A computed fold for a 1434-nucleotide RNA from uncultured SA2 group euryarchaeote, annotated as small-subunit ribosomal RNA. The organism belongs to Methanobacteriota, within Archaea. Its mean pLDDT, the model's own confidence on a scale to 100, is 82.

RNA sequence: UCCGGUUGAUCCUGCCGGAGGCCACUGCUAUUAGGAUCCGACUUAGCCAUGUGAGGCGCUCGAAAUUAGAUUCGAGCCGGACUGCUCAGUAACACGUAGUUAACUUGCCCUUAGGUGGAGAAUAAUCCCGGGAAACUGGGGCUAAUACUCCAUAGGAAAUGAGUUUUGGAAUAUCUCGUUUCUGAAAGUUCCGGCGCCUAAGGAUAGGACUGCGGUGGAUUAGGUUGUUGGUGAGGUAAAGUCUCACCGAGCCUAUAAUCCAUUCGGGCAUUGAGAGAUGGAGCCCGGAGACGUGCUCUGAGACACGAGCACGGGCCCUAUGGGGCGCAGCAGGCGCGAAACCUUUACACCGCGUGAAAGCGUGAUAAGGGGAUCCUGAGUGCCCUCUCACUGAGGGGGCUUUUCUGGAGUGUAAAUAUUUCCAGGAAUAAGCAGCGGGUAAGACGGGUGCCAGCCGCCGCGGUAAUACCCGCGCUGCAAGUGGUGGCCACUAUUAUUGGGCCUAAAGCGUCCGUAGCCGGCCAGAAGGGUCCUUGGUGAAAUCCUAUGUAAAGCAUGGGGCUUGCCAAGGAAACUAUUUGGCUAGGGACCGGGAGAAGUCGGAGGUACUCUUGGGGUAGGGGUAAAAUCCUAUCAUCCUGAGAGGACCACCUGUGGCGAAAGCGUCCGAAUAGAACGGCUCCGACGGUGAGGGACGAAAGCCAGGGGCACGAACCGGAUUAGAUACCCGGGUAGUCCUGGCCGUAAACGAUGCCCGCUCGGUGCUGGUCGUGGUACGUCCGCGAUCGGUGCCCUAGUGAAGACGUGAAGCGGGCCGCCUGGGAAGUACGUCCGCAAGGAUGAAACUUAAAGGAAUUGGCGGGGGAGCACCACAACGGGAGGAGCCUGCGGUCUAAUUGGAUUCAACCCCGGAAAUCUAACCGGGGCUGACAGCUGAAUGAUUGUCACCCUGAAGGGGUUACUUGACUCGCUGAGAGGAGGUGCAUGGCCGCCGUCAGCUCGUACCGUGAGGCGUCCUGUUAAGUCAGGCAACGAGCGAGACCCACGUCCUCAGUUGCCAGCAGCAUCUUUUGAUGGCUGGGUACACUGAGGAGACUGCUCAUGCUAAACGAGAGGAAGGUGUGGGCGACGGUAGGUCAGUAUGCCCCGAAUGUCCCGGGCUACACGCGGGCUACAAUGGCUUGGACAAAGGGCACCGACGUCGAAAGACGGAGGCAAUCCCUAAACCAAGUCGUAGUUCGGAUCGAGGACUGCAACUCGUCCUCGUGAAGCUGGAUUCCGUAGUAAUCGCGCCUCAAAAUGGCGCGGUGAAUACGUCCCUGCUCCUUGCACACACCGCCCGUCAAACCACCCGAGUAGUGCCUGGGUGAAGCCCUUCUUGGUUGGGUAAACCUGAGUUCUGCAAGGGGGGUUAAGUCGUAACAAGGUAACCGU
Repeated sequence: UCCGGUUGAUCCUGCCGGAGGCCACUGCUAUUAGGAUCCGACUUAGCCAUGUGAGGCGCUCGAAAUUAGAUUCGAGCCGGACUGCUCAGUAACACGUAGUUAACUUGCCCUUAGGUGGAGAAUAAUCCCGGGAAACUGGGGCUAAUACUCCAUAGGAAAUGAGUUUUGGAAUAUCUCGUUUCUGAAAGUUCCGGCGCCUAAGGAUAGGACUGCGGUGGAUUAGGUUGUUGGUGAGGUAAAGUCUCACCGAGCCUAUAAUCCAUUCGGGCAUUGAGAGAUGGAGCCCGGAGACGUGCUCUGAGACACGAGCACGGGCCCUAUGGGGCGCAGCAGGCGCGAAACCUUUACACCGCGUGAAAGCGUGAUAAGGGGAUCCUGAGUGCCCUCUCACUGAGGGGGCUUUUCUGGAGUGUAAAUAUUUCCAGGAAUAAGCAGCGGGUAAGACGGGUGCCAGCCGCCGCGGUAAUACCCGCGCUGCAAGUGGUGGCCACUAUUAUUGGGCCUAAAGCGUCCGUAGCCGGCCAGAAGGGUCCUUGGUGAAAUCCUAUGUAAAGCAUGGGGCUUGCCAAGGAAACUAUUUGGCUAGGGACCGGGAGAAGUCGGAGGUACUCUUGGGGUAGGGGUAAAAUCCUAUCAUCCUGAGAGGACCACCUGUGGCGAAAGCGUCCGAAUAGAACGGCUCCGACGGUGAGGGACGAAAGCCAGGGGCACGAACCGGAUUAGAUACCCGGGUAGUCCUGGCCGUAAACGAUGCCCGCUCGGUGCUGGUCGUGGUACGUCCGCGAUCGGUGCCCUAGUGAAGACGUGAAGCGGGCCGCCUGGGAAGUACGUCCGCAAGGAUGAAACUUAAAGGAAUUGGCGGGGGAGCACCACAACGGGAGGAGCCUGCGGUCUAAUUGGAUUCAACCCCGGAAAUCUAACCGGGGCUGACAGCUGAAUGAUUGUCACCCUGAAGGGGUUACUUGACUCGCUGAGAGGAGGUGCAUGGCCGCCGUCAGCUCGUACCGUGAGGCGUCCUGUUAAGUCAGGCAACGAGCGAGACCCACGUCCUCAGUUGCCAGCAGCAUCUUUUGAUGGCUGGGUACACUGAGGAGACUGCUCAUGCUAAACGAGAGGAAGGUGUGGGCGACGGUAGGUCAGUAUGCCCCGAAUGUCCCGGGCUACACGCGGGCUACAAUGGCUUGGACAAAGGGCACCGACGUCGAAAGACGGAGGCAAUCCCUAAACCAAGUCGUAGUUCGGAUCGAGGACUGCAACUCGUCCUCGUGAAGCUGGAUUCCGUAGUAAUCGCGCCUCAAAAUGGCGCGGUGAAUACGUCCCUGCUCCUUGCACACACCGCCCGUCAAACCACCCGAGUAGUGCCUGGGUGAAGCCCUUCUUGGUUGGGUAAACCUGAGUUCUGCAAGGGGGGUUAAGUCGUAACAAGGUAACCGU
C1' cells in the first nucleotide's frame, strides 16, 4: 500500500477471493543450547482406584511406663476462614474508579494507662463392667489446670438533667458534672531474664455496609411491582436499611428502555491496527463466586466453612442386612469426553506460611528434575588441495579444524541433571517442507492420462500436442522447520466519531398536523451548570518504551509512559445552558382590491345514447384483414314526431390554474378554507424539524340500502390457431353511479423528505403591485421594474456517467426517515389492525460469484428514414416443374455398390465421359523388413530353371534333378510405403459476403475511460465519386486510373495473305464476255501485326448555389465508366480440400504396404437437381444452291482415287503449318405432307454389319433394315435475360485407344419490354430500442416429471427451565408450653407427590412452498413496437 474476479471492451457500485500478524489442532520432517507468567481453559462445574496435600506447642495441667534424657495418651491454647484449584452461577454495587460510614467490626502485632482479689462444682485420659461385624458407643469410679461456674472491684450500656469545650456542611458525636436502672474482667508459670492473662484509649492490618459514574444483545419483551413505595412502632445485626414483623397511607420504576428473554465472572491487560477502534479476557496480578446438586447450623476475631457438622436429592463403596462410609473445580494418576493437553518423580537445601520462647516440626504452597516441534532467542550441519567426467555440478583421493558428538576424570547440587575445566577419538552425529497458469518468486522440459483420473482459496485447468492432473528432472521461497484446517484483527472509508451514502446502482415514510427530543434572531445585566486555566490527590504491581548490567532472549535496577478517568481547592466569563429586562429583520394577527376545475351542499341546463310509442319505408342490417355467431317479414337497419331513463359535461383546454398529497373541468347560488400581492397597523422569538401518535389518502375490493343508459372482469357463443381457457367479433353478470360505513394500498414518481441562507445569465407562460405610452375609456393594449408561482436553455460547480444547474443532484446549517452483495423473501413465525380480502412490523437455515447502474462498439428488430441490385420486383421474351432419354445426388439393395461435397455458396461438382488400368471398394492368390543386435553359413548361404503336382493361372509353393558361389532363415528393434485418421493441428489454393463501397492511419481536438471526431450534414455519383458546410487537417488500402480484346482513322511492313489497274496463260462460251491469283507484276483494297491519333462533360442551351453535377443538343466511327474482360480492400465464414502436391501428430507395418486375376463403382419399389429430344405447319421430308469465325494436326490431320447402301475398308499426294488437311447449319429456291398421335415424335426391342482395344458378357461407340412407347405445351412453385443481349443455328477444342446431350471457346440469323420502384428477396449508410456479444439458429420464463438438501405447518408425543395453587414435610434455627433432661404447638423450609400457566427443545403420519442438479415434457410470458407496449396496485 494494493492485487485477481461481473463486460466484446469501459467507468462505477458492490461483494467474493489473495498477499500480513496472532491463537488452537493437524500432515511431513527434525542436530543442539539458553530463557519463559506455556502445557485437560474451550468438550463433561462429568466420574474417580491408590498415595499424598494442616498441623504445631505441650516451660498450663493430669496420666502411663521409665534411672535420667527421651517417648506416648488426654485436657487446654493457636492454626485448620490462609495458601492451592476452578469459572458453574452471576447483567449484580459483582467488578473498575472516585467518594461516604455523623451507621460498623477487627484474633495475632505496635504504643500508652491501669489491673491480675476471693470462692466453688465437674470432667477426659486412665481403671472396672458392657453393646456392636464395623463405624462407633453405654454405665460406674478417681483426678488436675491458663478448662468451667459464682462473688467483688475497675469498667461498660441505656435513659435523663445541667454546662457548654472541640470537630464538622450538619451534632444524634465528643468532653465535664450529677441521678436512676441494667450489666459486669483477669491465669498462671518460671531457670527470676521473661513468657502469659484482664480492662480502656489510640495505631496498624484486614474486612462489613452505602453512594456517583462506567462497561451487552434483543421492542418479534411495553408496561412492571404488593414488602411493592413511604411513614409509625417493634424485632434483628458488629452496623444504616422493609433485613423481618404489625398497623397506616397508595405509592414506586419505565421510551435517557423498566420488566422479561438470551449471553456472560469483572478488571489490570492480550491480539491486531497509523490511529480511532474491533476482537479476546484461559494461563500471571487484583477483586468476586463455587467446592457432587440444594438448604441449614454450630464454633470462632473472622465461615454459613474445598480436605467442619446436620438433613434431603442423585451416585458409589463396605456390611455379619442390624447398620455404616465417601466427595481430586489441591498434587500426581485413571476412565469418559473429545481435533485437543505431561511423571502415580525428588526435597523442605532456597523463599514463604502455620506453630513454638527457641531448637525444631509440618507444608504436592514452593524449589528442583523428567516429558511435550507451546512461544522467544542463539549456534551448527564444514574448510583447503588435487584427479576424472556428461564441468554453475557430481564422483574418487589426500590434508586441516572440532563449535558440536562419543568416551574418561574433576567441578557443580539436598541428591542428581544441566553447567564448567582438562584429556583422547574422528568430517565425523545433523535438511527438510511447500510451491513453479494468473494473482505470486520459480519450466512453453520429458513421459503418462484423454471432460477420465484428478487439481483448484478466487479466476479457472483436463474432451490426444496439458508450463494447471500423476511421475521424473530442473527451478523458486522459507528453513529445524514448513505446509493444511478452523477462529480473530488488519486489508474494509463493506457500519463511515475520525471517515460513506439514498434521481437511475441497496436506500426519502403516499401526504400533512403535531407530543417528547434535538436545533434556534438582535441588545444589556445577574450567576457561574457546561467550558477553559492553575495547584493538589488518586488512577497497585506486572505489562509497554527507554538506559545500564549480561553475546541474544529472559532477568534485575533506574527513569518515562499508560490507566484516555475521577475527586478536591482557587480562578476566567468570550461561547453555550439558566435567569431578568428590552428590540423587530423570523413568525403570527388584521385591513385592501384582485386570481383560481380548492372542498361541501342545493338548484338549473346541454348534446349524445338506449328504450317506449306514432308516422314513413323495404330486405337486408351489423361486424371484420376476411368471416361467422347476432338482429330482421312478430317488418329490422334507415328517416321523422313525442315521451322516459341513467351516466357524462365536447369545443373553450394551454409543459394554463388551484390543492398537503390523493386529486379537481357545464351554469347559478349559499355558507367555508388556503395562497400571492400591497400596507410607516398590531403582537414580540410566540420559531424549525419531528421518534411515538393522529388525520387525509386513486383505482380495485368489502358491508347495508338505492340506482342501472352506456361500458364491462367472470361467464356464454362466433372466429383465428397445432392448441387458443387470449388478442378480433356478437352478447353479458358483478362493478363503474348515489347515501352511510370499512379497507389503507399504487411505477401513491420529480423514482429527488421538510425548513433557512449563499452562488453568472438568457427566454416564455401566469397572479399581484408600481412607473410610463396608447386608447375604442374596459376587469382594455404595449413597454419597463419588482414580488410570488410555473416551464425551457445555459456558466461556474457537482456527478460513475446519463445529467442537475437560484424550483440544484452546487456551497453551508438544523431535524427526521432509510441503506449495507444476489436469491430464499417482503416469505415464515410471533404480535397489532381488518367483516373478509389482506395490511403493518419482519427473520433464519440453505444457496450463490456474481446480481446491478451508466455509457461504448457491434449485431439484431414482425422500429423509422435515405439510397441501390434483372443472382430483387414491375413490363417483356424464353425456359424448368408434366413425357421419354442422358447425367449427378439421396435412399434402398449388395460380398462391394470406395470416398468427399449438402441453402444461396453440394447435386454434367472433385476438370469425375470408371470395360482392364485408373482405384482408394469386394472375393481370391502371391510378394516385400534399408540398418543394428542375436543366429546360421565353403560340411554350401543364396540365385536361376526343365518336368510333374497344388492352382482360375503361376519355380508362388512342393517333389526331383541341374546350375550359381557369399551372404543370411528366424527373433528383437528399426525402416520403406500408406487414396489409413485428423481440413477442428496446418501451408498453399479456392468458394461466398462481393455485379459490394467500404476498411484504416498520422497529428490535433473531445471524453475519467471503452471510444468518438475525421468517415457527419446538404446536394451529387456506378462509387467514402465530387462539391459546399463542419474541430478537424492530411494520408493509405480499396473505387477510379492501369492492362487486354473489339469499334474509327493514320504511318510502317508485304509472304505463305490480297488482285483494283497492266500484261500473259488456262477453262467455259455463239458473241459481247465470264471464270480461275494459275504466271509476270503490283502492294491500291481486304487481311495480318507493330507504332500512333481519337473522347476530356472539351462545346451550346436549360436546371442547380456562380459548385459538384444532371437533362437536352451539336460535332463525331464512338458520348458521358464507349462495349466486354483481367485486376477482388481490411477482414469474416474453425466455409471446401490431408483424395493434386506439401506437412505436424496418431495409427498399420508381414499388412491399412505392394503385385496379379475376377467383380463392383453402371444395382433399382422410389425422391430431388442439371441437361438433351420433343409434342409439330414460323414445321417435317426430298432435291438443288449460298455465306463464317476460332481452333487443331506426326503413334497426327489426311486431299485425291477405288470398293461398300452406310458405318467404314484399301491405297495414298501434301502438311511440323497465314503455304497442306479437318470444315458449317439455320438460310434461299422448288416440290410434298394438311392437323392426324400424323411423312409429328423418336424411346424401347429384334436382326445384320463396322471400328477401337489383350479383352466390348456384366459394360463401349457407329451404320443399315425392321419395331414405333410416352408425349398434343405441362399444378403449386421456380430460373435466366435490358442488345449484337435473349432466343435460335451450326463449327472447333478439352477429356480421348475407342467415346460427348458435358465443359470451354467460335462465329451465322437476330427480337420483345423497362428507362421505373423499394411492394417481395437482399445490400449500403444514418437514426432508434435491446435483458443479445457463441451476437435472434440470440436470450429467456413458468408448470409438470426425477434426485438431493435445508426449512415451514402439523393430529399428537417425550422432556427442559421458570412461575404458581394444593398436599406431605427432614434437619437446623426462632417463638411458645410445662420445665432436671426433654416434650407440645406454631413459623421458616430442603425434598417428594399432584394440578394450572408459560418458555425452549427432541420425535412425528401427512401437507407446503424454496434451493440446487450438461443435454426430460408442455408451451412462448419477457428482452426489438418481442409480434396484444411493458410495468405497478387490486